Record summary
FMN riboswitch aptamer (RFN element), 122 nucleotides, folded computationally. Its mean pLDDT, the model's own confidence on a scale to 100, is 83. It was read from a public genome assembly, where an Rfam model found it. Of the family's consensus pairs, 100% are formed in the model. It matches the Rfam family "FMN riboswitch aptamer (RFN element)". The family has 146 seed sequences and 6,230 matches in Rfam 15.1.

Parts: sequence; C1' cells; structure tokens
RNA sequence: CAACUGUUUCAGGGCGAGGUGAAAUUCCUCACUGGCGGUAAAGUCCGCGAGCGAAGCGAAAGCUUUGUUGAUUUGGUGCAAUUCCAAAACCAACGGUAUAGUCCGGAUGAAAGAAACAAACG
Repeated sequence: CAACUGUUUCAGGGCGAGGUGAAAUUCCUCACUGGCGGUAAAGUCCGCGAGCGAAGCGAAAGCUUUGUUGAUUUGGUGCAAUUCCAAAACCAACGGUAUAGUCCGGAUGAAAGAAACAAACG
C1' cells in the first nucleotide's frame, strides 16, 4: 500500500400567486424540485436503487429468485460534453382525497451508495 471481512454513522427535493368551483396545494395560467455509481461536471446517455408485480420457502416477521419500471433537442466552446454555456422542450411509482412529481400515508421503513474505524490474504 492493500484483496476479502466486520462495526458504526450518513444516505430525496419541491405549491408561492392568480382563476373556476359547494369542494381542488389534485383542474386551468404562471411557479418550484431533481437519489446513487460511471463518463468533460447529467432528472432525460450507460448502469443501479427506490416503486409496482409474479413464483418459491416460512407459523409469522421475512428471505430467495425473477419480471417490469419515465423523460432532449438545436446552436456554441473544446482534444473530449445528449454532462459545460445559450435557447427551447420533456419526465416523475403505489394507496387516500375534486383528477397530486410538490399534500397525507406505508416510511422514526428500506436502499443504491458514501465516509470513518477495526482486522487482514498478499
């Protein structure tokens, strides 16, 4: 220096104004937000997690396997950018409720992963 291992901590943001209405932070106009790793700095590329299902096991809690899972263009700079700059777009699980990315709920949850410490093949 360090494969592998263990412990601990951390690990998602956003409805403000006006309108309609009996009722809407849900509709309409404007507004606002952007998990993790990779890569020229990314909500839209590649991949992962979360979410929503299925099957198996289990008394249950849960575990394992597996399926599915949204959205970008144009111009500029540059060795290099769908990542930067300019402009114009687009997307956002499930349950509840006047139709919800932003409210309430599962969730004081889970988790991609990040950091610290311990130990250590070599």